[in-house]
The RNA shown here (SAM riboswitch aptamer (S box leader)) has 135 nucleotides and comes from Salinispora pacifica CNR114. The sequence was found by an Rfam model in a public genome assembly. Its mean pLDDT, the model's own confidence on a scale to 100, is 78. Rfam family: SAM riboswitch aptamer (S box leader). Rfam describes the family as follows. The SAM riboswitch is found upstream of a number of genes which code for proteins involved in methionine or cysteine biosynthesis in Gram-positive bacteria. Lineage of the source: Bacteria > Bacillati > Actinomycetes > Salinispora > Salinispora pacifica.
RNA sequence: GCCUCAUCCAGAGGGGCUGAGGGACACGGCCCGAAGACGCCCCGGCAACCACCCCACAUGAUCACCCAGAGUGACUGGCGGGACAGGUGCCAAUUCCGGCCCCGCCGCAGAGUGCGUCGCGGGGGCAGAUGAGAG
Numbered sequence: 001g002c003c004u005c006a007u008c009c010a011g012a013g014g015g016g017c018u019g020a021g022g023g024a025c026a027c028g029g030c031c032c033g034a035a036g037a038c039g040c041c042c043c044g045g046c047a048a049c050c051a052c053c054c055c056a057c058a059u060g061a062u063c064a065c066c067c068a069g070a071g072u073g074a075c076u077g078g079c080g081g082g083a084c085a086g087g088u089g090c091c092a093a094u095u096c097c098g099g100c101c102c103c104g105c106c107g108c109a110g111a112g113u114g115c116g117u118c119g120c121g122g123g124g125g126c127a128g129a130u131g132a133g134a135g
Base pairs, nucleotide, nucleotide: 002135003133004132005131006130007129008128013043014042015041016040017039021032022031023030027098028097029096044091045090046089049087050086052082053081054080057077058076060075062074063073064072065071066069095127100124101123102122103121104120105119106116107115108114109113
C1' cells in the first nucleotide's frame, strides 16, 4: 500500500518555536491566516475503537478439576455498565460544504435548462480519516 468490518451532525486549548500560506482531492464555494494560521515541541483536555474490570444471557468444539453433576472453572460469542484509562486517535467550521446518482420542495429568470454559497431537505455512491482484524 491492497483487502474486510465498524464509526464519522457529539466532545475537547494554552504556552514555546517557526514564518506564509492553510482547510486531503481537478473544479466551484465558504472560511482560517502577520492580532502569526499550517506545521513541530511541551503541557492540558476530549472521547471510548482495542485492551482491562463488573455483569445478564447463549452456545459448542476444546481444555482443566473432582464432589462425576443438565457440575464448576477456563476458552468463545455477546446485552448492558465502569474507570484520576494501558495501546491508538482526536481537540475551527458535519469529514467545512458541494462535486456522481435518485426522491421531494421554494423563489427568480425564462425555453427547458440556468441562477439562488453549484438554493433547501432526505437517501445512496465515490473518495478520505480513525480504530480493529486478516494475508